[in-house]
RNA sequence: UCUUCAAGGCGGGGUGAAAUUCCCGACCGGCGGUAUAGCCCGCAACCCAUCUUUAUGGUUGAUCUGGUCAGAUUCCAGAGCCGACAGUAUAGUCUGGUAUGCAGAAGA
Numbered sequence: 001u002c003u004u005c006a007a008g009g010c011g012g013g014g015u016g017a018a019a020u021u022c023c024c025g026a027c028c029g030g031c032g033g034u035a036u037a038g039c040c041c042g043c044a045a046c047c048c049a050u051c052u053u054u055a056u057g058g059u060u061g062a063u064c065u066g067g068u069c070a071g072a073u074u075c076c077a078g079a080g081c082c083g084a085c086a087g088u089a090u091a092g093u094c095u096g097g098u099a100u101g102c103a104g105a106a107g108a
Stems, first nucleotide, its partner, number of pairs: 001108005012024003026093002028083002030043004038081002047058004063079005085096003
């Protein structure tokens, strides 16, 4: 420098004119670090501001108890919690920006 990869998830029931959005219940978890992590530390995405652009700056969620161990808020057991913006009957899960592309990973 180039190429590829780079996010998963409401089946079922209830109410209603209308809800995968409400209620019951179900399900999902980007990247790096570290004893294996959605909720420890850091980063990215999203959002906001500035800028012609490149880019720069800012904001941004959530965990406890017990056990094992030299060492674990990461393992095991138990009980919890969290999830951008726009649209729509109120959305982590639908549709859209996004056939995009970052943190980063692999290869040449």